Predicted 3D model of a 72-nucleotide RNA (transfer RNA) from a Candidatus Micrarchaeota archaeon. Rfam family: tRNA. It is annotated as a transfer RNA. It was read from a public genome assembly.
């Protein structure tokens, strides 16, 4: 300097264009003598930035930053 991937919750990951979920982790309540497990609920995202296509973008499509990898 070129190609290719990844960025979504406190982590690790899902998500045909059409209400963003999951596990763990946290907070509450049950069980327990207590705790530990085990059951139950809950909280916590405007999906790395910024523009475009579209009724309708986390999903396409440009440009950026970072992070990987592979070539020189």
């Nucleotide at each position: 300097g070129g190609g290719c991937c990844c960025a979504u919750a406190g982590c690790u990951c899902a998500a045909c264009g059409g209400u963003a979920g999951a596990g763990c982790g946290c907070c509450c309540g049950c069980c327990u003598u207590g705790c530990a497990c085990g059951c139950g609920g809950g909280a916590g995202g405007c999906u790395g930035a910024g523009g475009g296509u579209u009724c309708a973008a986390a999903u396409c499509c440009c440009u950026c930053u970072g992070g990987g990898u592979c070539c020189a």